RNA sequence: GUGAAUUUAAUUUAAAGAUAAAAUGUUUAACUUGCAAUUAAAAAAUUCGAGUUUAAUUCUCGAAAUUCACA
Numbered sequence: 001g002u003g004a005a006u007u008u009a010a011u012u013u014a015a016a017g018a019u020a021a022a023a024u025g026u027u028u029a030a031c032u033u034g035c036a037a038u039u040a041a042a043a044a045a046u047u048c049g050a051g052u053u054u055a056a057u058u059c060u061c062g063a064a065a066u067u068c069a070c071a
Stems, first nucleotide, its partner, number of pairs: 001070007010024004018054001026042005047063005
């Protein structure tokens, strides 16, 4: 330089046009002499910018980051 893939919560995975689900973790409360485990709640995310659409995590284009292959 050329081509391809991926990017969702602190972490790991769903949702594939109809308004974001769960597990682990974190915080709070209960239980305990205390810790752990358990139970009940809470907070937390679509990499960025445009376009299409009534509606975009999803479709199109571009940028960024990471990875792979070729050169």

The RNA shown here (transfer RNA) has 71 nucleotides and comes from Ophidiasteridae sp. 1-EK-2003. The organism belongs to Ophidiasteridae, within Eukaryota. It matches the Rfam family "tRNA". The family's RNA type in Rfam is transfer RNA.